Background:
This is a predicted structure of a 1434-nucleotide RNA (small-subunit ribosomal RNA) from an uncultured bacterium. The RNAcentral record of the sequence draws on ENA.

């Protein structure tokens, strides 16, 4: 010391990829910026580069030149001062003035002393700065070597420092040149140069002894060629000298830096596999400091390399730095160590050191100067310029420190450095203030209008003073060297006197510093980014799939927490967010730490190379291993402690490391090396199975083809045809013949083989494998990159065969089409030899090999025992082939001794999906084409596995007026009505397969009314509240279409504490009313539909990792998840079923207005009686598979009968689970949010919704004789009525009128029911059907019948003779067919709800059409088959 999230799917578990939070940066961009400390700062164009600086220095090496001092010299002036003398007058005073004087000024020469210095000379420029272009390399790191090296200046010791000699600068004279710069005469000195002597060393050659590690090393002795500055300064002395310091040479040693060499290590490409000729090595010469082919002459033929040579491509290497728990990975800025470079490119000098950043020579690009002859440069040094770029600073200050160079020093020099300045670049520290302050100010935002929130926040009150500004004060960084004094000293004969100690005076760029005091004053000092989820933080408005966001999932198409703003919040703060790059999370290249049967992934096989791996025992050895001890691992950073700056950052001290190396030490275990030993693994003897394999022969059965017979119209083929063959004799039949393939039955999850594969019989030759013994070999084995064998089918090349099939092709069909399935033929091809190719879903999608780990059952070869007379049976065991199944794995299906289970070893291979097994490129092939095998660009996933639905022209089973069998219709006529289109000024508006269309509408002439035209109102037609007055309405009359407008007539009501109040109306006024305006995809509430179909779920257990499954399946039965029995299930709930209404029997109870047997009565149940019967309505029975017989598993439940009025839910209603259709409705209602407000609201008056070239739905009439028309005649039920049903009377042809008895209803009306019967007539036609459509007259309701009601009588007398594809509806009191009532309503019904009257047919069955329902069973669909999804085109 190790954190996870989002994102495939309707849900789930896995697999994988992509995206995020996290940290870092020389970083830049947006916004914003107070102040300090300490780092940092051209990553791009090693692109050019204007100007200023960045290397000098010594006069104590040396000659000279110069200047200034002193002195001497002379040369030419010369001032103060003295002053003869003169003239003038104011008579003591002004003027001129020879000469004298020598400050003072100037040259000249000499001498000295200072100072400066172009040249000679020494050192130094090779340091120190800068940049990474090149380099893949001994270039770097780390450890090592040398018996192969060098080294100025420094240290130590040791010995020297003689004689001598000629030059060239500068100078001077003179020549070219514009410059830059050279010539040419000619003089000189020296710490410059050169000769010679002397010493040591070196080198050759000899000798001695010693050591080592192969060349060889180190020491002593003896012979031949090479050195110096006799210099500079000082102190000292008369003077020779002397001494000292600085410097010099020799030569040995040290110290520092340098060269060389070697091991090891750190990069991508094999779609770079062969490189190499001084290449490898040796001999010899040669160079070098110094080893070597480092160069030559010559000889050998080697050297490197799959442990990746060579080539390409990128890179300066480290020490560290980010980043992670670590292992890693990534990077090599600032700072520190090596390299390497200096405009390119090359080459050399000089020197102790270079091949030289601020030298030199060539050469080639660029710049600049030129008199065009010819010259000059080199910022990857500090500034700083242009350009390039997102993008990087001052042409700044000093040497004062700390280095450097030179110098005895003093100093000079140092853009090294040391400071400052510009930049929030980054890391650190501090402030923007602090306490108290309201139930909470204005203001803003939200809001349910109550409030809630900014928010103690703000003002106010009282404080602080950090930092600001002002003004005092004020360090440390200064030591040291040099000067001045003093001290003491080695050595000297002494003077002198190096080096040392002590006191003294001096030295500061930063610096108007840090730091302390005073003073002033809350005074100058916050912003940024996010606010859908991940991920902390919400609201409200604008927009409305647009504008835009957006890291990933993805928002946004009128109510966006996701855009844009705004108030709020949340995160960081002098910063905050984006971009970019790294590392993390990613176990997502996996050593630590993954996989490969379906998700990516085992190579098609086997044989073997190199490599890995390797039984038992035993001995040595010491490489791997483990252990001590040594070195080295620079410094800086990291780490723990500790100390210093006010803290911190920054700064300083201790301590501290895995890696390599050198050594001593153990031997278990690995490896070498010696010896054994049989379980591995060969192998000999004895037996056994077998479609293993090559080659040859041979054999029947079928096909087809010939021949011939014998026969006649067909054959053949399909669903059904047609092409095809056939009267020239087919097909069929029968004999002979002839050819090619292929082997039926035996045959078997039976048998060999590596694997591809192998099937008549049989000669032959020939791999492999079992089983038994255990005589012999003794680890000989296992795996295998490369290679290399074999490798279905198809395909290619040469030659052959070719009977059937048959690509290709031709014809027929089928189809929209049909280059396809389907028929007729038909040719490579199939089949032999010989040679290619090398691929398959070459699969068990499972690599080999070896141990081990429950059973049980089948088969195949064998082999042992036991038992049997045979047939056999039984146990045990090898070696194969199946099937079930624990354990144990697995994502999960599975898999289980023939692992996918526990472990060894070895190969092969995978790393999102597409692009793509495609491009290049090699190699192979004769070609087809194979092996290897990428990118760009593009998504946010592609995938496995099991779920639950839905779905299937997939199964099982079942059920419905679903079909099928009936009956009757619709579709065609006319007309009603609805819709749709058209048309209008408007034809209001919604309803849209089924489930909209006689629907919302139970009723549109004005109203209705929502729409048009026009005329009118604005606080409004209607509601609350405030103020004011008291009327207003009602009638009448005038304008006008009318709303309204005048005006006449009238002229308040209720309570009362008498104060008013309150209801109604009128004005005033603003809050507001009002919308049939939008959105049913913003809702509630209703309501359709699938479906009155059986289903739809919960609890708890129990199964799965899980979505989920189980129950709810399975076996009967049902209308039914009705019940019964079984089961890891037991139980509940919603649904079904009952309970509820009504019908269908009946008892009882009541008996009016109902009813009347029997009794009186009437014209009449009219009336007395009565209440038995109808009926009427209360309460009760009854119906339960209860008996009975059969089936059935004894259940459960069917059939079949009794009995009953009724029989298996008796019939009929009402009732509708979990949901599905964003199914209808905002125009019933309510209602969010938007709009509209002298109008999208409100009156009014007309018109319109009634329109009509069409086109659909839904009915009503009908086309007639089972009718019509006319007379007569019988029986209903349900219900309605006082703004109302209305009898009966009279009129009328009729529709109605006219009067009013009766009923607020079991009383009275409507209220004659039609069909039906009985009887007359028409006689099959456009009719005495059909009645549309028109006139003409009438009713009726109503203000009002024109547009636009209904209804009557006469008259007209349309099209229609049963309806084409299609299609409805119905299973019994039901279709059909007849009439009746009711709501709506003032009037209007062929639609709507209801009623009773007459009353059939037909169901063989469930193949098949539509719908449902349970099991199964496939799926790549989940918006769920009206899915998905392929290709072309656009």
């Nucleotide at each position: 010391u190790u954190a996870g999230a989002g994102u495939u799917u309707g849900a789930u578990c896995c697999u994988g990829g992509c995206u995020c939070a996290g940290g870092a940066u020389g970083a830049a961009c947006g916004c914003u910026g107070g102040c300090g400390g300490c780092g940092u700062g051209c990553a791009u164009a090693a692109c050019a580069c204007a100007u200023g600086c960045a290397a000098g220095u010594c006069g104590a090496a040396c000659g000279g030149a110069g200047a200034u001092a002193u002195c001497a010299u002379u040369u030419u002036c010369g001032a103060a001062g003295c002053g003869a003398u003169u003239a003038g007058u104011u008579u003591a005073c002004u003027a001129a003035g020879a000469g004298u004087g020598g400050a003072g000024a100037u040259g000249u020469u000499g001498a000295u002393a200072u100072c400066u210095u172009a040249g000679u000379g020494g050192c130094g420029a090779a340091c120190g700065g800068g940049u990474g272009a090149g380099u893949a390399a001994c270039a770097c790191g780390u450890a090592g070597g040398g018996a192969a090296c060098c080294u100025g200046c420094c240290c130590g010791u040791g010995c020297g420092a003689c004689c001598g000699g000629g030059a060239g600068a500068a100078c001077u004279u003179u020549c070219g040149g514009a410059a830059a710069c050279g010539g040419a005469a000619g003089c000189u000195g020296a710490u410059a140069c050169c000769g010679g002597a002397u010493a040591g060393g070196g080198a050759c050659a000899g000798a001695g002894a010693c050591g080592g590690c192969a060349u060889c090393g180190a020491c002593u002795c003896u012979g031949u060629g090479u050195u110096a500055a006799a210099g500079g300064a000082g102190c000292u002395g008369a003077a020779a000298g002397g001494c000292u310091c600085c410097g010099c040479g020799c030569a040995c040693g040290g110290a520092u830096g340098g060269a060389c060499c070697u091991g090891c290590g750190g990069u991508g490409c094999a779609u770079u596999a062969g490189c190499u000729g001084g290449u490898u090595g040796g001999u010899g010469a040669g160079g070098u400091a110094a080893c070597g082919g480092c160069c030559c002459a010559c000889c050998a033929a080697g050297g490197c390399g799959a442990c990746g040579a060579u080539g390409c491509a990128u890179a300066g290497c480290c020490g560290g730095c980010c980043u992670g728990a670590g292992a890693g990975g990534g990077c090599g800025g600032a700072c520190g160590g090596c390299c390497a470079c200096a405009c390119u490119g090359g080459g050399a000098c000089u020197g102790a050191g270079a091949c030289a950043c601020g030298g030199c020579c060539c050469a080639g690009a660029c710049u600049c100067c030129u008199a065009c002859g010819g010259g000059a440069g080199g910022c990857a040094g500090c500034a700083g310029u242009a350009g390039g770029g997102a993008a990087u600073u001052u042409u700044c200050g000093u040497c004062a420190a700390u280095g450097g160079g030179c110098g005895c020093a003093a100093g000079c020099c140092u853009g090294a450095a040391c400071g400052a300045g510009c930049a929030a670049u980054g890391c650190c520290g501090c402030g923007u203030g602090a306490a108290c302050g309201a139930g909470g100010a204005a203001g803003g935002u939200c809001u349910u209008c109550g409030g809630a929130u900014c928010g103690u926040a703000a003002a106010g009150u009282u404080c602080u003073g950090u930092u600001g500004a002002a003004g005092g004060g004020g360090a440390a960084a200064a030591a040291g060297a040099g000067c001045g004094g003093a001290g003491a000293g080695a050595g000297g004969a002494a003077a002198u006197g190096a080096a040392c100690u002590c006191c003294g005076a001096u030295u500061g760029a930063u610096a108007u510093u840090a730091c302390c005091c005073u003073u002033c004053g809350a005074g100058g000092a916050a912003g940024u980014c996010a606010c859908g989820g991940c991920u902390a933080a919400c609201u409200a408005c604008g927009u409305g799939c647009c504008a835009g966001c957006a890291g990933c999932c993805g928002c946004g198409g009128u109510a966006a927490u996701a855009c844009g703003u705004a108030g709020g919040u949340g995160g960081c703060g002098a910063g905050c967010g984006u971009u970019a790059u790294c590392c993390g999370g990613a176990a997502u290249g996996a050593u630590u730490g993954g996989g490969c049967g379906u998700a990516a992934a085992g190579g098609g096989u086997g044989c073997g190379u190199a490599g890995g791996c390797g039984g038992c025992c035993u001995g040595c050895u010491a490489a791997g291993u483990c252990u001590g001890g040594a070195g080295u691992g620079a410094a800086a950073g990291g780490u723990a402690c500790c100390g210093g700056c006010u803290c911190a950052a920054c700064c300083g001290g201790u301590a501290u490391a895995g890696g390599c190396u050198c050594u001593g030490g153990a031997a278990a275990c690995u490896g070498g090396c010696g010896a054994g030993c049989u379980a591995g693994a060969g192998a000999g003897c004895a037996g056994g199975a077998g479609a293993g394999g090559g080659c040859g022969g041979u054999g029947g059965a079928a096909c087809u083809c010939c021949a011939u017979g014998u026969g006649u119209a067909g054959c053949g083929g399909u669903a059904a045809a047609a092409u095809g063959c056939g009267u020239a004799g087919a097909u069929a039949u029968a004999u002979g013949g002839a050819a090619g393939a292929a082997c039926a039955c035996c045959a078997g999850u039976g048998g060999c083989g590596a694997a591809a594969g192998c099937g008549g019989c049989u000669c032959u030759c020939u791999g492999g494998u079992c089983u038994g013994u255990a005589a012999c070999u003794g680890a000989c084995g296992c795996u295998g990159a490369g290679g290399u064998u074999c490798g279905a089918a198809a395909g290619c090349g040469u030659g052959g065969g070719u009977a059937g099939c048959a690509a290709a092709c031709a014809g027929g069909a089928u189809u929209a089409g049909a280059u396809a399935c389907c028929c007729u033929g038909g040719u490579a091809g199939u089949c032999c030899a010989c040679g290619c190719c090398g691929u398959a879903a070459a699969c068990g999608a499972u690599g080999a090999a070896u141990g081990c780990u429950a059973a049980g059952u089948g088969u195949u070869g064998g082999a042992g025992g036991g038992u049997g007379u045979c047939c056999g049976c039984c146990c045990u065991u090898c070696a194969g082939u199946g099937c079930u199944g624990c354990a144990g794995c697995u994502a999960a299906c599975g898999c289980a001794a023939u692992a996918a289970g526990c472990a060894u070893u070895c190969c092969g291979c995978c790393u999102g999906g597409g692009g793509a097994g495609u491009a290049c490129g090699a190699c192979c092939g004769c070609a087809a084409g194979g092996u290897u095998g990428a990118a760009a660009c593009u998504c946010a996933a592609a995938g496995g596995a099991a779920u639950u639905g839905a779905c299937g022209g997939g199964g099982g089973c079942c059920c419905g007026c679903a079909c099928a069998a009936g009956c009757g219709g619709u579709g065609g006529a006319g007309c009603a009505u609805g819709u749709g289109g058209u048309u209008u000024a408007a034809u209001u508006c919604g309803a849209a397969g089924c489930a909209a269309c006689g629907c919302g509408a139970a009723g549109a002439a004005c109203c209705u009314u929502a729409c048009c035209a026009g005329g009118u109102c604005u606080u409004g037609a209607c509601a609350u509240c405030u103020u004011c007055u008291g009327a207003c309405a009602a009638u009448c009359c005038u304008a006008g279409a009318g709303a309204u407008a005048g005006g006449a007539c009238u002229u308040u009501c209720c309570c009362u504490u008498c104060g008013g109040g309150g209801a109604c109306a009128g004005a005033a006024u603003g809050a507001c009313a009002g919308g049939u305006g939008g959105u049913g995809c913003a809702u509630g509430g209703u309501u359709g539909u699938c479906g009155u179909c059986a289903g739809c779920u919960c609890g708890u257990g129990u199964c799965g990792u899980g979505a989920g499954a189980u129950g709810u399946u399975g076996g009967g039965c049902u209308a039914a998840g009705u019940c019964c029995c079984g089961c890891a299930a037991c139980g509940a709930g919603c649904g079904c079923a009952a309970c509820c209404c009504u019908u269908a029997u009946u008892g009882u109870u009541a008996g009016u207005u109902g009813c009347c047997a029997g009794c009186a009565u009437u014209a009449a149940g009219u009336u007395g009686g009565g209440c038995a019967c109808u009926c009427u309505a209360g309460c009760a029975a009854g119906a339960c598979u209860g008996c009975c017989g059969g089936u059935g598993a004894c259940a459960a439940a069917c059939c079949g009968g009794a009995g009953g009025a009724a029989g298996g839910u008796g019939g009929g209603g009402a009732g509708g689970a979990c949901g599905u259709c964003a199914a209808a409705u905002c125009a019933u209602c309510a209602u969010g949010c938007c709009c509209c407000u002298u109008a999208u609201g409100a009156c009014c008056u007309g018109g319109g919704c009634u329109a009509c070239a069409c086109a659909c739905g839904u009915g009503c009439u009908a086309c007639a004789a089972u009718g019509g028309a006319c007379g007569g005649u019988a029986c209903a039920a349900c219900g309605a009525g006082u703004c109302g049903c209305a009898a009966g009377a009279c009129c009328g042809c009729g529709a109605g009128g006219u009067u009013u008895a009766g009923c607020a209803a079991a009383u009275c009306u409507c209220u004659u029911a039609a069909a039906g019967c009985c009887g007359u007539u028409c006689u099959c036609a456009g009719u005495u059907c059909g009645g549309a459509u028109u006139g003409u007259a009438g009713g009726c309701u109503g203000c009002a019948a024109c547009u636009c009601g209904c209804c009557u009588a006469c008259a007209u007398g349309a099209a229609g003779u049963c309806g084409g594809a299609a299609u409805c509806g119905c299973u019994a009191g039901u279709a059909a067919u007849c009439g009746c009532g009711g709501a709506u309503c003032a009037g209007c019904a062929u639609g709507c709800c209801g009623c009773g009257g007459u009353g059939a047919a037909u169901a063989c069955g469930u193949u098949c059409c539509c719908g449902g329902g349970c099991c199964u069973u496939g799926c790549a669909c989940a918006c769920a088959c009206c899915g998905c999804c392929c290709g072309u085109c656009a």